[in-house]
The RNA shown here (small-subunit ribosomal RNA) has 1554 nucleotides and comes from a Verrucomicrobiia bacterium. Its mean pLDDT, the model's own confidence on a scale to 100, is 83. Its Rfam family is "Bacterial small subunit ribosomal RNA". Rfam links the family to the GO terms ribosome and structural constituent of ribosome. The source organism's lineage runs through Bacteria, Pseudomonadati, Verrucomicrobiota and Verrucomicrobiia.
RNA sequence: UUUACGGAGAGUUUGAUCCUGGCUCAGAAUGAACGCUGGCGGCAUGCCUAACACAUGCAAGUCGAACGAGAAAGCCUUCUUCGGAGGGUGAGUAGAGUGGCGCACGGGUGAGUAACACGUAAGUAAUCUGUCUCCGAAUCCGGGAUAACAUUGCGAAAGCGAUGCUAAUACCGGAUAAAGUUGUAUUAACUGCGGUUGAUAUAAUGAAAGGCGGCUUUCGGGCAGUCGAUCGGAGUUGAGCUUGCGUCCCAUUAGCUAGUUGGCAGGGUAAGAGCCUACCAAGGCGACGAUGGGUAGCUGGUCUGAGAGGAUGAUCAGCCACACUGGAACUGAAACACGGUCCAGACUCCUACGGGAGGCAGCAGUGAGGAAUUUUGCGCAAUGGGGGAAACCCUGACGCAGCAAUGCCGCGUGAGUGAAGAAGGCCUUCGGGUCGUAAAGCUCUGUCAGAUGGGAAGAAUGUAGAUAUGAUAAAUAGUUGUAUUUAGUGACGGUACCAUCAAAGGAAGCACCGGCUAACUCCGUGCCAGCAGCCGCGGUAAUACGGAGGGUGCAAGCGUUAUUCGGAAUCAUUGGGCGUAAAGGGCGCGUAGGCGGUAAUACAAGUCAGAUGUGAAAUCCCGGGGCUUAACUUCGGAGGGUCAUUUGAAACUGUAUUACUUGAGUUCGGUAGAGGAAAGCGGAAUUCCUGGUGUAGCGGUGAAAUGCGUAGAUAUCAGGAGGAACAUCAGUGGCGAAGGCGGCUUUCUGGCCCGAUACUGACGCUGAUGCGCGAAGGCAUGGGUAGCAAACGGGAUUAGAUACCCCGGUAGUCCAUGCAGUAAACGUUGAUUACUAGGUGUUGGUUGCAGAAAGCAAUCAGUGCCGCAGCAAACGUAAUAAGUAAUCCGCCUGGGGAGUACGGUCGCAAGAUUAAAACUCAAAGGAAUUGACGGGGGCCUGCACAAGCGGUGGAGCAUGUGGUUUAAUUCGAAGCAACGCGAAGAACCUUACCUGGACUUGACAUCUCGGGGAUUUUUUAGAGAUAAGAAAGUGCCUUUCGGGGAACCCGAAGACAGGUGCUGCAUGGCUGUCGUCAGCUCGUGCCGUGAGGUGUUCGGUUAAGUCCGGCAACGAGCGCAACCCUUAUCUUCAGUUACCAUCAUUAAGUUGGGGACUCUGAAGAGACUGCCCGGGUUAACCGGGAGGAAGGUGGGGAUGACGUCAAGUCCUCAUGGCCCUUAUGUCCAGGGCUACACACGUGCUACAAUGGCAGGAACAGAGGGAAGCAAGGCCGCGAGGUGGAGCAAAUCCCAGAAAGCCUGUCCCAGUUCGGAUAGGAGUCUGCAACUCGACUCCUUGAAGUUGGAAUCGCUAGUAAUCGCGGAUCAGAAUGCCGCGGUGAAUACGUUCCCAGGCCUUGUACACACCGCCCGUCACACCAUGAGAGCUGGUUGUACCCGACGUCGUUGAGCUAACCCUUCGGGGGGGCAGGCGCCUAAGGUAUGGCUGGUGAUUGGGGUGAAGUCGUAACAAGGUAGCCGUAGGGGAACCUGCGGCUGGAUCACCUCCUUU
Repeated sequence: UUUACGGAGAGUUUGAUCCUGGCUCAGAAUGAACGCUGGCGGCAUGCCUAACACAUGCAAGUCGAACGAGAAAGCCUUCUUCGGAGGGUGAGUAGAGUGGCGCACGGGUGAGUAACACGUAAGUAAUCUGUCUCCGAAUCCGGGAUAACAUUGCGAAAGCGAUGCUAAUACCGGAUAAAGUUGUAUUAACUGCGGUUGAUAUAAUGAAAGGCGGCUUUCGGGCAGUCGAUCGGAGUUGAGCUUGCGUCCCAUUAGCUAGUUGGCAGGGUAAGAGCCUACCAAGGCGACGAUGGGUAGCUGGUCUGAGAGGAUGAUCAGCCACACUGGAACUGAAACACGGUCCAGACUCCUACGGGAGGCAGCAGUGAGGAAUUUUGCGCAAUGGGGGAAACCCUGACGCAGCAAUGCCGCGUGAGUGAAGAAGGCCUUCGGGUCGUAAAGCUCUGUCAGAUGGGAAGAAUGUAGAUAUGAUAAAUAGUUGUAUUUAGUGACGGUACCAUCAAAGGAAGCACCGGCUAACUCCGUGCCAGCAGCCGCGGUAAUACGGAGGGUGCAAGCGUUAUUCGGAAUCAUUGGGCGUAAAGGGCGCGUAGGCGGUAAUACAAGUCAGAUGUGAAAUCCCGGGGCUUAACUUCGGAGGGUCAUUUGAAACUGUAUUACUUGAGUUCGGUAGAGGAAAGCGGAAUUCCUGGUGUAGCGGUGAAAUGCGUAGAUAUCAGGAGGAACAUCAGUGGCGAAGGCGGCUUUCUGGCCCGAUACUGACGCUGAUGCGCGAAGGCAUGGGUAGCAAACGGGAUUAGAUACCCCGGUAGUCCAUGCAGUAAACGUUGAUUACUAGGUGUUGGUUGCAGAAAGCAAUCAGUGCCGCAGCAAACGUAAUAAGUAAUCCGCCUGGGGAGUACGGUCGCAAGAUUAAAACUCAAAGGAAUUGACGGGGGCCUGCACAAGCGGUGGAGCAUGUGGUUUAAUUCGAAGCAACGCGAAGAACCUUACCUGGACUUGACAUCUCGGGGAUUUUUUAGAGAUAAGAAAGUGCCUUUCGGGGAACCCGAAGACAGGUGCUGCAUGGCUGUCGUCAGCUCGUGCCGUGAGGUGUUCGGUUAAGUCCGGCAACGAGCGCAACCCUUAUCUUCAGUUACCAUCAUUAAGUUGGGGACUCUGAAGAGACUGCCCGGGUUAACCGGGAGGAAGGUGGGGAUGACGUCAAGUCCUCAUGGCCCUUAUGUCCAGGGCUACACACGUGCUACAAUGGCAGGAACAGAGGGAAGCAAGGCCGCGAGGUGGAGCAAAUCCCAGAAAGCCUGUCCCAGUUCGGAUAGGAGUCUGCAACUCGACUCCUUGAAGUUGGAAUCGCUAGUAAUCGCGGAUCAGAAUGCCGCGGUGAAUACGUUCCCAGGCCUUGUACACACCGCCCGUCACACCAUGAGAGCUGGUUGUACCCGACGUCGUUGAGCUAACCCUUCGGGGGGGCAGGCGCCUAAGGUAUGGCUGGUGAUUGGGGUGAAGUCGUAACAAGGUAGCCGUAGGGGAACCUGCGGCUGGAUCACCUCCUUU
């Protein structure tokens, strides 16, 4: 300074994270289609499918100024025999013909074509070009025919023929010839050396046509004009041919080619050329992709994109190709010709059956196909084209109109005001909110549409006239040019536009509302119906389905579908990757290719710059203009090429030359080494054989057995045989390219390293194809075989065990020679080169110091570890890079299908290598995080085990549950954590269940109205509920005395009541459990991309995340502990109902008294590791001790963190939703919850002598008591009865405690154990003990003699054992909750079982191991491979046949023009016909490629619950995996070799720190 530039992401793998990676979405676009809807206008666009078939009409004619001939109707007129005839006009018109020009343009379509077809840039000195323009020349003299027409023949028709007449700008001959062409000769310039262009001379060849109007005329003609015709040249335009470069996919298409490549000669063409023919040579093309196959018109452009690109090739424009299919030529300037010809074929039509006709991929239109694409319109007014001198004619080109919201653009469907926030809808927490100023109402406006009236531009040429002025010419004729002017021409068109009129009147829909993605509620539905672009919604409270209200977005459209680009950096040039995600070839040698050290010079291919040419127009972009605006259109500009030519520059690359030494190599000296090949040798061990000694076992395992052994094994000694492998040394030591290599010696041989000198002079790096090497296993042939050992046999294990374990054992393992060519062939890391902090080992050299050695320092080459920067998704890597750069090669692009199928190559085979698709899923995956889990590890705790004591499981009974039964056996609880649980108590009630009988505003609540008192007593019927009566009875508060109010009862109607009906998976509350386990978190900071981590880990310690120390953490919260209650000691205060030492008293703390003690109940004290010793980090703390009633939390209780179990409860209560409403509600009677073959849980009582029975005599605590506890007394054997003192309780009562103690008896029995069961008799409670209570007495006297597998509780005042009390309750405990009495044993210890805590490790788990997950089999569906074949398409080869036609040849037949002629004819030329070459279609035979189909068959995929096992993930219970081989229902198992992508423990080495 500038006018022409500019890039967004989201959802989805997970419990969460980061990454990789696919899928999906938001954008733009379309010749679109479909669904719903639809007011107007402008401008565009409109068969993408069947290059399928086409009825009908039109789309190419024109010229009378090239030619001959030439009507009719009608009108006028003359004649007429009234039938008609003649003349004129119509009219030189129509129509036909000859001839000229056009028909090769314009218009359509995209089948074919992968090609010089197209694009771009060149060439043509290898060419043509009608019409047009310019220039030059010339335009003379003749001739013979023929159509039309007439006559006539054949034919259905199409059409064909014969005879006769005639014209031309038709045809033919001759003349002339500047020029042209060809030949010859001479010669000049240029040159790409091939030629080209000229000049001169000469020879040959070689044209024509007239028309029109004017003037003139001797009427023969002449003159000039114009148009046309001829020859030549130049130009324009158009075309042909050639060339460089560019132009899709497949290599599972790798070799192709005989006119093929070239030459010579000839032919042919407008023109070069194997274009064609003969001969000669053997070439030509190809991994820089030939040949073959598939697909496709190409381009300007269009869409998209920031761009680079990607996709596309409608409309418009350029080129090409095609015209029913195939072939062929003719005419012509140009065609091998869309609306021409011939032939063949298919199809359609006509036919008299003999034969003919046709080609909409022109415009309309029809059928068909299809999701789908318009009128059989008007006009030549404009633009353009053909013909014509022109008028004019023709023109489905074109201009217009019609149809279609197909697209783009514009406009409208009203504006203002208007709150009673109307009605109504929807929602509602019932208060209200919202639709909503929206409507109505009031006041306005008038776009569009409607009506009426007016009304442009598109029209100017041309023609005719006039005027002026040129040209021609002698001319003011004539012709003609230019300018001005007059006349006249519009399909659209009832146009655009303008004015007036009336009227808010006629004009809004579609999709969406879970997230992405703007927009939310109600109802219905209930994994149904349905939705869905992805994730995903729907199983009774769905913002996701359907409807409604509301909202959001766009709007005459809106959505859906399809397609393209984008997003996708998801093929990465811009701009990706390969350790573990997909991806480094197993390793080397090396060809082509790619890349390449230092210096100089030259060239200028690449590169850079300038100029010139070109890159059509349109389009895009910028700036203007025209339609009211816009779309649209127009003018100018800019831009666009890997282009061509040319001029320059010379740094870099390249090429050439010269030089250099540092890359590379050679030479000399030296070291180390399991480097390789061959031959020989050695000892130890295993096995076998022989012999000796020796005797009963050996061997093997978790335990066993098979096996071996009295025919003498194992063991042991001696000797022998044979094969294989080489302990120690041995080492993250060495060597090798990798695979791999290990006793010793010898021979042969490859490579590295170190040091030093000299030499060569870039000789280098990489490396597609290729070649070679290549563990184990395997194959072939021949040997060998000790041990081991797939297969196989046997024994075990097991539910099974085709396995793991054991006993045997064959291939094989070994050698030789071949094949094979793969591995987790791994450092999961290609090769080479350079650079980029360190530290520390080790191997092999060299140098320096020191030198006996060791050592120290430096350096080169290897080989390890740690670590900085950097890199990385993280893990990690880090001079041996995964860092920074460079070169070359290989490889990857979601998972599965699949390293599979088919095809090819290799192999004896096994198989290897190369390598897809259909289909299917929305993931598959890497690293790391937090958990959880492990038949992983470490530490720790707990009546978890162990040590003990006592039980359960066996019996009988009680009780609960399951099951069964039933009219009903109401319901819930279900591992621990349901089962003596809800239920602290079912005869009725309870009660929810069943049967039967009743009620319907209800048993219960509130409201309205009417009546009445309420209430009490009573009769009848009935099972009762209930029904029908009778009698008594008139209340309370207030009052202005009218009344009002509050309860109560009856009746009526409706709102409503009611529900132990459902959902605990809609909920609140409450509860259980892990667990009284020690944990769970937060703030700030720090670390990490992040999830997260740190803190909370670590070392100690504790009951404890208790405390201490340390520490990138510092603090804090909820838990722990403590505070609370109780108990244990003491003190003080108080002293009745409790207590009683002292005093008195009594039968008795009975009474007086006492306040000491016990006790009661209030306040305090006390215990805190406070003190001492030791240990410990001068810590926390631990051990011991003292004192103390109590000692390390003194004992017990209450107290339950964050959370888990969709744990339990809708039947405690509350509650959303749903359901019932003369019933699922309510009342009543009876029944049931109490059943009984059986199974389980929890208990009681026992089985006895540590006992039973009988007698005697002791000692508690804590409770309860008024519809109650009840004493003493009396009755009863007893339960109990009677009666009632006392007590609302430290006073009275329940109330006798029992075990224990003392004495007696029983004597080990189914008993003097045990008490079930049963009979009889009673008591009590209660309306009532039948179903179905408890208790008492007499009698009966079952099982049971200590309990299988298994299992429970308990660590001290505990277990065990003994009794007592209470709640519930009329009555009814072996249960539950409490109370005290007596009162043990054991704990070494943490290996194991269970549970839990912390740290760590692995994980394919996260619904979290009750996880995940593999394969066969069975069933259904889907796509696909093989398949005896069958059937299409396409293409090749060989041969046969061969139309039309060109060409060649012949042409005895026919023949106007010209020539000759003796006039007869002949010649020249031509034609028909014949023959030949080529050739389309067709045929025969045989191949290639590619589809469809096919009995059967193979694997694969998907599917809700199927079957069998359990292979993998944890050490997955035999570590897993890779290659290979064998075996097996299956996952798999086993052998051999390899890998770590194996846990755990130990050892070695190395490293870090001290």